Model confidence (mean pLDDT): 76 of 100. A computed fold for a 417-nucleotide RNA from Altererythrobacter sp., annotated as Bacterial RNase P class A. Its Rfam family is "Bacterial RNase P class A". Rfam classes the family as a ribozyme.
[in-house]
RNA sequence: CCAGGGGGCCGGGCAGCCGCGUCUCUCCGCUUGUGCGGGGGGCCGAGGAAAGUCCGGGCUCCGCGAAACGAGGGUGGCGGGUAACGCCCGCCGGGCUCAGGCGACUGGGCUCAGGGAAAGUGCCACAGAGAGUAUACCGCCGAUGGCCUCUAAAGGGCACAGGCAUGGGUGAAAGGGUGCGGUAAGAGCGCACCGGGGCUCUGGUAACAGCGUCCGCAUGGCAAACCCCACCCGGAGCAAGACCGAAUAGGGGUUCCGCGCCCGAAAGGGCAGGAGUGUUUCGCUCCGAGGAACCCGGGUUGGUUGCUGGAGCGGCCGGGCAACCGGUCGCCGAGAUGAAUGGCUGCCCCCGCCCGGCGCGUCCUUUCGGGGAUACGGCCGGCGGGACAGAACCCGGCUUACAGGCCCCCUGGCAUU
Numbered sequence: 001c002c003a004g005g006g007g008g009c010c011g012g013g014c015a016g017c018c019g020c021g022u023c024u025c026u027c028c029g030c031u032u033g034u035g036c037g038g039g040g041g042g043c044c045g046a047g048g049a050a051a052g053u054c055c056g057g058g059c060u061c062c063g064c065g066a067a068a069c070g071a072g073g074g075u076g077g078c079g080g081g082u083a084a085c086g087c088c089c090g091c092c093g094g095g096c097u098c099a100g101g102c103g104a105c106u107g108g109g110c111u112c113a114g115g116g117a118a119a120g121u122g123c124c125a126c127a128g129a130g131a132g133u134a135u136a137c138c139g140c141c142g143a144u145g146g147c148c149u150c151u152a153a154a155g156g157g158c159a160c161a162g163g164c165a166u167g168g169g170u171g172a173a174a175g176g177g178u179g180c181g182g183u184a185a186g187a188g189c190g191c192a193c194c195g196g197g198g199c200u201c202u203g204g205u206a207a208c209a210g211c212g213u214c215c216g217c218a219u220g221g222c223a224a225a226c227c228c229c230a231c232c233c234g235g236a237g238c239a240a241g242a243c244c245g246a247a248u249a250g251g252g253g254u255u256c257c258g259c260g261c262c263c264g265a266a267a268g269g270g271c272a273g274g275a276g277u278g279u280u281u282c283g284c285u286c287c288g289a290g291g292a293a294c295c296c297g298g299g300u301u302g303g304u305u306g307c308u309g310g311a312g313c314g315g316c317c318g319g320g321c322a323a324c325c326g327g328u329c330g331c332c333g334a335g336a337u338g339a340a341u342g343g344c345u346g347c348c349c350c351c352g353c354c355c356g357g358c359g360c361g362u363c364c365u366u367u368c369g370g371g372g373a374u375a376c377g378g379c380c381g382g383c384g385g386g387a388c389a390g391a392a393c394c395c396g397g398c399u400u401a402c403a404g405g406c407c408c409c410c411u412g413g414c415a416u417u
Base pairs, nucleotide, nucleotide: 001413002412003411004410005409006408007407008406009405010404012348013347014346015345016344017343018342020045021044023042024041025040026039027038028037029036030035047388051399052398054397055396056395057394058393059237060236061235062234072233073232074231075230076229077091078090079089080088081087092114093112094111095110096109097108098107099106100105115228116227120226121225122222123221124220137168138167139164140163141162144161145160146158147157148156150155176194177193178192179191180190181189195217196215197214198213199212201210202209203208241305242304243303244302251296252295253294254293255292256291257290260271261270262269263268273287274286275285276284277283312331313330314329315328316327317326318325319324349386350385351384352383354382355381356380357379358378360377361376362373363372364371365370
């Protein structure tokens, strides 16, 4: 210098003009008014993710015995951090990979839902003989027994009984691996080493590691299937919740007036009245009491509050490997509610596999004076672009999106020393 990986940070800057929102100061007007409106000045005014709403909390209400059990849900190596977490830090163990070393091994990076499979149940597709009390398709053997119309015999043959679980084959997975012995053939059957399990001891807070000893290995995998074990969780959410509360409509209460006539305390009945049944009579059906004044309480529109000073931010010091914690000093950095945080211009910054110019590097050529070219790098100018996305009660995380830039570490390659 190039390529790649990991981590952290920034995510346009300055100035002018115009505009918007909260708060505050001041002036003017209205008003009984703390209020409202207008003018002017001042401070501040989105994010690293404000996003997804996936976890964890604060706060609020419900409920109230919210104490336990159960149901349901969640978490899962160990230790620490934290208000808490499924987050973060450190460590342990497994897997993959890289480097060093003759080697035992050591170191680095990435990654893992990483409790329990001898409590029980369930599942293991396809293939395969067999997928769980493991199995016997090909195969090996056939010592022993059997058969031979093989042999004089030793022996040989057959592969019937039977033995084997080594080899082949199937599969994601077939009862530890390698080697020697052993055997008829074989097999932890025996032995050595590696692996595994139990126990003791040692180290460590622990996960776990190491030494020793015992056990031929003793029970395949899946718990992101049910389940078991340990621990955690009451529910809903700022549209939570609290307060003020208009017009109008509606509800309730008290008083007064009123109810076509009669009876009756009322309910109701009789007579009368109105409407309908095409018309008339009859009949039938339906209708006919409310109003005023005062008071009470609930709700809608609306307004106020909750609302932002907090597990806050920055500097320094101290503790800790770290996450983080403690001390001290300083600072205040949005609170909108159809919802402000913007627009224009100029200069600067960054990018462009866009354009033009120069001809510095570079390349070509040379009669060594020079001449030519411009792909690439450089300089100048122009043009275009500068992401993802926007608070809505507030925090801690995770995840996802993101133009461009800066810093640190690691790995490989090339060059130089």
The sequence is in RNAcentral, with records from ENA. A source record names the gene rnpB.